This is a predicted structure of a 473-nucleotide part of an RNA (small-subunit ribosomal RNA, 5' domain) from Glycocaulis albus. The coordinates come from a structure-prediction model, not an experiment, and the mean pLDDT is 88. Rfam family: Bacterial small subunit ribosomal RNA.
Context: one part of a larger RNA
RNA sequence: GAACGAACGCUGGCGGAAGGCUUAACACAUGCAAGUCGAGCGCACCCUUCGGGGUGAGCGGCAGACGGGUGAGUAACGCGUGGGAACGUGCCCUUUGGUUCGGAAUAGCCCCGGGAAACUGGGAGUAAUACCGAAUGUGCCCUUCGGGGGAAAGAUUUAUCGCCAAAGGAUCGGCCCGCGUUAGAUUAGCUUGUUGGUGGGGUAAUGGCCCACCAAGGCGACGAUCUAUAGCUGGUCUGAGAGGAUGAUCAGCCACACUGGGACUGAGACACGGCCCAGACUCCUACGGGAGGCAGCAGUGGGGAAUCUUGGACAAUGGGCGAAAGCCUGAUCCAGCCAUUCCGCGUGGAUGAUGAAGGCCUUAGGGUUGUAAAAUCCUUUCAGCGGGGAAGAUAAUGACUGUACCCGCAGAAGAAGCCCCGGCUAACUCCGUGCCAGCAGCCGCGGUAAUACGGAGGGGGCUAGCGUUGUUC
Numbered sequence: 001g002a003a004c005g006a007a008c009g010c011u012g013g014c015g016g017a018a019g020g021c022u023u024a025a026c027a028c029a030u031g032c033a034a035g036u037c038g039a040g041c042g043c044a045c046c047c048u049u050c051g052g053g054g055u056g057a058g059c060g061g062c063a064g065a066c067g068g069g070u071g072a073g074u075a076a077c078g079c080g081u082g083g084g085a086a087c088g089u090g091c092c093c094u095u096u097g098g099u100u101c102g103g104a105a106u107a108g109c110c111c112c113g114g115g116a117a118a119c120u121g122g123g124a125g126u127a128a129u130a131c132c133g134a135a136u137g138u139g140c141c142c143u144u145c146g147g148g149g150g151a152a153a154g155a156u157u158u159a160u161c162g163c164c165a166a167a168g169g170a171u172c173g174g175c176c177c178g179c180g181u182u183a184g185a186u187u188a189g190c191u192u193g194u195u196g197g198u199g200g201g202g203u204a205a206u207g208g209c210c211c212a213c214c215a216a217g218g219c220g221a222c223g224a225u226c227u228a229u230a231g232c233u234g235g236u237c238u239g240a241g242a243g244g245a246u247g248a249u250c251a252g253c254c255a256c257a258c259u260g261g262g263a264c265u266g267a268g269a270c271a272c273g274g275c276c277c278a279g280a281c282u283c284c285u286a287c288g289g290g291a292g293g294c295a296g297c298a299g300u301g302g303g304g305a306a307u308c309u310u311g312g313a314c315a316a317u318g319g320g321c322g323a324a325a326g327c328c329u330g331a332u333c334c335a336g337c338c339a340u341u342c343c344g345c346g347u348g349g350a351u352g353a354u355g356a357a358g359g360c361c362u363u364a365g366g367g368u369u370g371u372a373a374a375a376u377c378c379u380u381u382c383a384g385c386g387g388g389g390a391a392g393a394u395a396a397u398g399a400c401u402g403u404a405c406c407c408g409c410a411g412a413a414g415a416a417g418c419c420c421c422g423g424c425u426a427a428c429u430c431c432g433u434g435c436c437a438g439c440a441g442c443c444g445c446g447g448u449a450a451u452a453c454g455g456a457g458g459g460g461g462c463u464a465g466c467g468u469u470g471u472u473c
Stems, first nucleotide, its partner, number of pairs: 001473004006469005013345006019338002021303001026301003030298003035062003040059002043056005069256003078181007087173002092169008100134004110123005140149003154161002182228003189219003194216008231253004235246004258279005281292004309335001311334003317331001318329004348378004358369004382414001384409005392400001417462005422443003428457005438445002
């Protein structure tokens, strides 16, 4: 000198664009954040113009694996980059073929119970795109090549939407490898599923991933192991560059979801607002037993130098479901708060010398503040008041919002501070104080004339900011 997710002190007019718990991955009151489909199904109830329409819980389907948050863990194929072969892929696209015949249940509802509640037991009986069997099966899978296995679902307004099998594509994902990826040797040896092989199991798939047997290997001063620290990257800051530091916001990847473990469902999870077990904590209880998880958006307590509203709307973009109308969406778009940052603008302009008054200094003559003020003539940005009024929206639909913007009105009117003035370093005098009170980044000032302390006048610098502190280069 530059920079900051900053904080603190003094001060503070307006607008635009951005940013806003860096600390306790501490604990959380309350509300909302993931639903949707009656064009899959039965039932109950309501309305009815008797055509039909609607509501509710339930069965069923799809979605809840996305979107949103956080950075605890992780020094690792986690990430970055470049390759690879032994894989999967709902929804979407292309192509081929099929969609036949039957059956048994079950929730809801009704009846009878248990429980304070959460919830739950028994009986009767019912539907389906829920479940099961048979048929067919080119292709598909297994095969000892003889053979064996294995599918479907309908709805209706009759035009579509579906369903099953197979092949291909696209997308997304799983896996493997080369190279790169912090510090410490005051960590030198580490390792027994360890390293490799054979055979199997398991998986969508390769593989000690797991198991049995066999061999005795594997890694290491080119730093193994251990310890400490840390999410990684595109980037960001600085710097002429090389480099150094860093990883907020935005974007990609990873990991996590009270702590630890586990699987279920599913195309996909070992699943933030799913399930089970254990633990800590909080709450309810009739003491038998139950309920919960803000590192979603707001918000509260706590910690801290420090970081916002318990706001509006689905209008746009995007997502889920649905044939659609539409419903849901704290994603998102907006608004609110904060000089936290960057940028822009204003706080007036011109003329004005008896160089007024006052202040300060003075050698008492004067000098300076100073064209500064007053005064005169103008202007009206921004703010204020009144009127008009978009784009964002394709036919409709605008939260923002009567917003941006435009026109008019009044009046200089409502709008300047902060730090410094010994040298470094731009800027000097008087008074007070008297090694006191104090200042200070370094050198150093202060003990009776202090340009260094405090005040004043004057001056210098920056300016809605200015200084200080912290951190990086």